[in-house]
RNA sequence: GCGCCGUUAGCUCAGUAGGUUAGAGCAUCACUCUUAUAAGGUGACGGUCGUGGGUUCAAGCCCCACACGGCGUA
Numbered sequence: 001g002c003g004c005c006g007u008u009a010g011c012u013c014a015g016u017a018g019g020u021u022a023g024a025g026c027a028u029c030a031c032u033c034u035u036a037u038a039a040g041g042u043g044a045c046g047g048u049c050g051u052g053g054g055u056u057c058a059a060g061c062c063c064c065a066c067a068c069g070g071c072g073u074a
Stems, first nucleotide, its partner, number of pairs: 001073007010026004019057001028044005050066005
C1' cells in the first nucleotide's frame, strides 16, 4: 500500500429484509428486605449509534470519504 472485520450507555455487547419511544447485562444512585453486611426485589440515571457528506418521505441499518483498533498479504 491492498483486502477483510470492528466502532451503539461508564464497561461488555444485541439491534440485517430502512419505519413502531434506540435495548440488555454489569456498574452507579434511591427505596425495599436484613440485627448488620452481602445476596435478592423494585425503580431511577445514563446515548449527537466514531467524524463528515450523500440517497430516501424516513438511516444505528444503504452509498462515499476520512479517523481509530484488529487480522491477513507483499
This is a predicted structure of a 74-nucleotide RNA (transfer RNA) from a Candidatus Saccharimonadota bacterium. Its Rfam family is "tRNA". It is annotated as a transfer RNA. Gene Ontology term of the family: triplet codon-amino acid adaptor activity. Its mean pLDDT, the model's own confidence on a scale to 100, is 81. Lineage of the source: Bacteria > Bacteria candidate phyla > Candidatus Saccharimonadota.